[in-house]
RNA sequence: UUCCGAAAAGGUAAACUCUGAGUAAUCAGGGGGCACAAAGCCACGGGUCUUUUCUGAUACCUUUGUCUAUGAGGUAAUUGGAAAGAUAGCCGAGCUGCCGAAG
Numbered sequence: 001u002u003c004c005g006a007a008a009a010g011g012u013a014a015a016c017u018c019u020g021a022g023u024a025a026u027c028a029g030g031g032g033g034c035a036c037a038a039a040g041c042c043a044c045g046g047g048u049c050u051u052u053u054c055u056g057a058u059a060c061c062u063u064u065g066u067c068u069a070u071g072a073g074g075u076a077a078u079u080g081g082a083a084a085g086a087u088a089g090c091c092g093a094g095c096u097g098c099c100g101a102a103g
Base pairs, nucleotide, nucleotide: 001102002101003100011036012035016031017030018029019028020027021026034089040095041094044092045091046090047087048086049085050084051083053082054081055080056079057078058077059075060074061073062072063071
């Protein structure tokens, strides 16, 4: 300097569970161990997920007026968009790198 691969040492820790934080996605700590050679760091791009936020459409409800049709309000309903967030153990980009091996 390159590689992340046979072994060993060491590391991380899914589901589930207990405690705590959050509306939620999810996160932190204890137990646990499915897996992981970057399952180390980073929300820059895409994906997925959330919302006590904003908003379009539809549906339903309430109500005023109307009978050629139509105004206003509401909803723990469906769906789209925005914003704010979550996810690095969904993928890509970027940064760093143990043991060991090769040069």
c-di-GMP-I-GGC riboswitch aptamer from a Nitrospirota bacterium, 103 nucleotides, folded computationally. The coordinates come from a structure-prediction model, not an experiment, and the mean pLDDT is 76. The source organism's lineage runs through Bacteria, Pseudomonadati and Nitrospirota.